About this RNA:
Model confidence (mean pLDDT): 88 of 100. The part of an RNA shown here (large-subunit ribosomal RNA, domain IV) has 356 nucleotides and comes from a Dehalococcoidia bacterium.

Context: one part of a larger RNA
RNA sequence: CCCUUGUGAAGGAACUCGGCAAAAUUGCACCGUAACUUCGGGAGAAGGUGCGCCCUCAUUACGUGAAGGCCUUCGCGGCCGGAGCGGAAGAGGGCUGCAAUAAAAAGGCCCAGGCGACUGUUUACUAAAAACACAGGACUCUGCAAACGUCUCAAGCGGAUGUAUAGGGUCUGACGCCUGCCCGGUGCCGGAAGGUUAAGAGGAGGGGUUAGUCUUCGGACGAAGCUCUGAAUUGAAGCCCCGGUAAACGGCGGCCGUAACUAUAACGGUCCUAAGGUAGCGAAAUUCCUUGUCGGGUAAGUUCCGACCUGCACGAAUGGCGUAACGAUCUGGGCACUGUCUCCACAGGGGGCUCA
Numbered sequence: 001c002c003c004u005u006g007u008g009a010a011g012g013a014a015c016u017c018g019g020c021a022a023a024a025u026u027g028c029a030c031c032g033u034a035a036c037u038u039c040g041g042g043a044g045a046a047g048g049u050g051c052g053c054c055c056u057c058a059u060u061a062c063g064u065g066a067a068g069g070c071c072u073u074c075g076c077g078g079c080c081g082g083a084g085c086g087g088a089a090g091a092g093g094g095c096u097g098c099a100a101u102a103a104a105a106a107g108g109c110c111c112a113g114g115c116g117a118c119u120g121u122u123u124a125c126u127a128a129a130a131a132c133a134c135a136g137g138a139c140u141c142u143g144c145a146a147a148c149g150u151c152u153c154a155a156g157c158g159g160a161u162g163u164a165u166a167g168g169g170u171c172u173g174a175c176g177c178c179u180g181c182c183c184g185g186u187g188c189c190g191g192a193a194g195g196u197u198a199a200g201a202g203g204a205g206g207g208g209u210u211a212g213u214c215u216u217c218g219g220a221c222g223a224a225g226c227u228c229u230g231a232a233u234u235g236a237a238g239c240c241c242c243g244g245u246a247a248a249c250g251g252c253g254g255c256c257g258u259a260a261c262u263a264u265a266a267c268g269g270u271c272c273u274a275a276g277g278u279a280g281c282g283a284a285a286u287u288c289c290u291u292g293u294c295g296g297g298u299a300a301g302u303u304c305c306g307a308c309c310u311g312c313a314c315g316a317a318u319g320g321c322g323u324a325a326c327g328a329u330c331u332g333g334g335c336a337c338u339g340u341c342u343c344c345a346c347a348g349g350g351g352g353c354u355c356a
Stems, first nucleotide, its partner, number of pairs: 001351008010342002014340001019337001027051005036041001038174001052095006062086003068080004096100001108335007115327002120132002136172007148158002151156001175322004180252003185249002187245005194240003200234002205229005212221003253271005280314001281311001292308005
């Protein structure tokens, strides 16, 4: 010097990203206990007091219930009876010690906020969370040989020995108050008049081949058959088209002017759109400018809390805003407490180091 453990004057978070670590609290009984609340909680809230041993009250209360006695339907019965044993809680007095839940074991607490309702689940070996799940909500599919299956070539099997109060898929995520506008695009559902449209059907027409015919002997024409093509016409869904649908995917404007100080604009004009963001919230897990501005807390506060609204770029089941309880969650503050620190010291154990 390192590891580990213990103790510490005065101060008490000045340490540090941050009270990380340590300290403190801790049992039992009694007293007492706020906001808020879904009336269950919050709550062991918080905050206090007591605690050992001996004597006396005291053969304590209380519990248990032997012997014995009486009755008897004769029973392992009933009624008396109170021995012995167990034994709180309390009052008064006394004793010892630094200290009495004398050792060990045994919550620190409070205030405010974000997120997630909650108990649960998760990255076996760097992440336990605000992520996942969840009860609840909604949409949608499915009438049973159900839909569906990332089981299978199929048969089959699961779904389900279930039957729409059932089962599958998707989104949201307790509860409370709510969930606005847009169907132009994409998707889905419905429609079937018209347009377009495949194979198939159809076979007009054309080509090849050649019995034959003609021939100027070069060749030309060419039936049937075989064969290669092939127009019109006919021909479903789909697409185009017409409607519906947003707790389907999604989207939810710009410019200019205007009030008797100024400022602002209830109001007006104009352009565009499918429609121009409603309620609520808002410098937010979202705010760039930004340490916005004001208030609070501090002597001093880029964090925090309460407001404001100029929302770069919140917003309503990719849910909005609240919310008691809950959380090894995250953020800020306080009390207690301490070697975290001012600033280190000493001691126990184990290393290292030096010597042998």

The full RNA is in RNAcentral, with records from ENA. The source organism's lineage runs through Bacteria, Bacillati, Chloroflexota and Dehalococcoidia.